[in-house]
Predicted 3D model of a 391-nucleotide RNA (Bacterial RNase P class A) from a Gammaproteobacteria bacterium.
RNA sequence: CGAGCUGGCCAGGCAGCCGCUGGCGGCGGGCGCUUGCGCCUUGGCCGCGAGAGGAAAGUCCGGGCUCCACAGGACAGGGCGCCAGGUAACCCCUGGGAAGCGUGAGCUUACGGAAAGUGCAGCAGAGAGCAGACCGCCCUGAGGCCGCCGCUUAGGCGAUAGCAGCCUCGGGGUAAGGGUGAAAGGGUGCGGUAAGAGCGCACCGCGCGGGUGGCAACACCGGUGGCUAGGCAAACCCCGCCCGGAGCAAGGCCAAAUAGGAAUCCCAAGGCAUGGUCCGUGCCGGAUUCGGGUAGGCUGCUGGAGGCCGUCGGCGACGGCGGCCCUAGAUGAAUGGCUGCCCGCCGGAUUCGUCCGGCGACAGAACCCGGCUUAUCGGCCAGCUCGCUCC
Numbered sequence: 001c002g003a004g005c006u007g008g009c010c011a012g013g014c015a016g017c018c019g020c021u022g023g024c025g026g027c028g029g030g031c032g033c034u035u036g037c038g039c040c041u042u043g044g045c046c047g048c049g050a051g052a053g054g055a056a057a058g059u060c061c062g063g064g065c066u067c068c069a070c071a072g073g074a075c076a077g078g079g080c081g082c083c084a085g086g087u088a089a090c091c092c093c094u095g096g097g098a099a100g101c102g103u104g105a106g107c108u109u110a111c112g113g114a115a116a117g118u119g120c121a122g123c124a125g126a127g128a129g130c131a132g133a134c135c136g137c138c139c140u141g142a143g144g145c146c147g148c149c150g151c152u153u154a155g156g157c158g159a160u161a162g163c164a165g166c167c168u169c170g171g172g173g174u175a176a177g178g179g180u181g182a183a184a185g186g187g188u189g190c191g192g193u194a195a196g197a198g199c200g201c202a203c204c205g206c207g208c209g210g211g212u213g214g215c216a217a218c219a220c221c222g223g224u225g226g227c228u229a230g231g232c233a234a235a236c237c238c239c240g241c242c243c244g245g246a247g248c249a250a251g252g253c254c255a256a257a258u259a260g261g262a263a264u265c266c267c268a269a270g271g272c273a274u275g276g277u278c279c280g281u282g283c284c285g286g287a288u289u290c291g292g293g294u295a296g297g298c299u300g301c302u303g304g305a306g307g308c309c310g311u312c313g314g315c316g317a318c319g320g321c322g323g324c325c326c327u328a329g330a331u332g333a334a335u336g337g338c339u340g341c342c343c344g345c346c347g348g349a350u351u352c353g354u355c356c357g358g359c360g361a362c363a364g365a366a367c368c369c370g371g372c373u374u375a376u377c378g379g380c381c382a383g384c385u386c387g388c389u390c391c
Base pairs, nucleotide, nucleotide: 001387002386003385004384005383006382007381008380009379010378012342013341014340015339016338017337018336020051021050023048024047025046026045027044028041029040030039031038032037033036053362057373058372060371061370062369063368064367065247066246067245068244077243078242079241080240081239082096083095084094085093086092097111098109099108100107101106112238113237117236118235119232120231134178135177136174137173138172139171140170141169142168143167144166145165146158147157148156149155186204187203188202189201190200191199205227206225207224208223210221211220212219213218251299252298253297254296261290262289263288264287265286266285270284271283272282273281274280306325307324308323309322310321311320312319313318343360344359345358346357347356348355349354
C1' cells in the first nucleotide's frame, strides 16, 4: 500500500424566527365560602426549561404488571435438546467441546437416541438392507473351428503344439476390478488363494470394557472383539427438561341524556280488571332515593430488572459496592416549518480562484423491560490476519 476478519461508535452541525405537545411559575378568568383563602382553568396571555430510535419496525421468543381460572397427580397438546455458567426469564448471551468451511484472522451448526419398535429411499442399476453375479476374474464339463504330432486312421496335443490357440453353450466359485447410484454391507497395504474374501496380519475407523486429565461435554493412552450393528428422528417414535388462559381495547374510579329495573311514599280525579253493587285489592299514574350501565372524563402512565462514572470479583456474559443524574407521555394521536453559514454526495458552468442547482440512509414512540430477526446513505475508532514492497 492492497485485500480482509472481529468488536465498538456516530446517524449531518451551528444560529435566528415562527409553530405543536406536555410540565412548572406568574397574570387574568370561573366557582365556593370561613372575605382572604381554597379549588379549577380541557378552550385567554406571558416566561422558563423538556420533547423519537438504533432499530421506536416485525410482533418471533422471554418476563414484569393486570384480570380470570386453579387441592394434588396423570393423560393429551406444544416447545426445547453437546457441556458448564450468566439472568427476573428465554428459542437469548458468555466460555468451552465436537464436526464442517477458510492459507489465515475467524465463521457456521434443529449438535440427545438409528444395538426398543414401526416406517421411508424417485430414477438408474444384476443387486437398496438378514443384499446382489450384468461385465470382468478363476476352476470345470460339452461342442465347434484352425493348427501340430502321428504313414494314414484311431487318438493325443496347442506356435514351448507334452504344460497348453480361438469361438459357443452349461455347472460352480468370487464382492478384489468395471459399471449404476446420494448411498453397494468398514478403509489402506502386505500376506494368502484357482481367483478372491477380516481368510490372516499391521495401521486407521467402529464396538466393548479399563486407566489418566477435565465440574462436564470430551480428549489422550494402552487392552480386547474380525466387524455382527449403513442413512433418514426439520418421519412416527423413545428419553430428559419446561409450559394455565387472556391481554393496557388488561384492570380500577367518576358519571350525563334517553330507555328499562328496585325500594319508599302519594294516590285528589280518571280508566281497566275482579264483582250483581259498594268498599277493598291489583295495574296504568306522580314524586323521591338507589343500583347496573352507555356517551364522556379521570386513572393505569412512565422513577425503571433505569442511565452514566469509579472501584472490586470473574477469561467472559455478568454481579457487588459507592457517587452523580432524571431523560417524551400524545390519543382524529405533538416531536415540525422557513432563512443564513458550514459539512458530505451528485449534476452543470468555470477566467481553475470559485459559482449555481439538487439531495441528506432506514424509518418514526402508544403499558414497560430483556432478546432475536429484518431495513439502513455515508463515515469514524480499536485490535487482528493474509499478500506485495521498502528500510
The sequence was found by an Rfam model in a public genome assembly. The model forms 95% of the base pairs in the Rfam consensus. It matches the Rfam family "Bacterial RNase P class A". Gene Ontology terms of the family: dimeric ribonuclease P complex, ribonuclease P activity and tRNA processing. Model confidence (mean pLDDT): 76 of 100. NCBI's taxonomy places the organism under Bacteria, Pseudomonadati, Pseudomonadota, Gammaproteobacteria.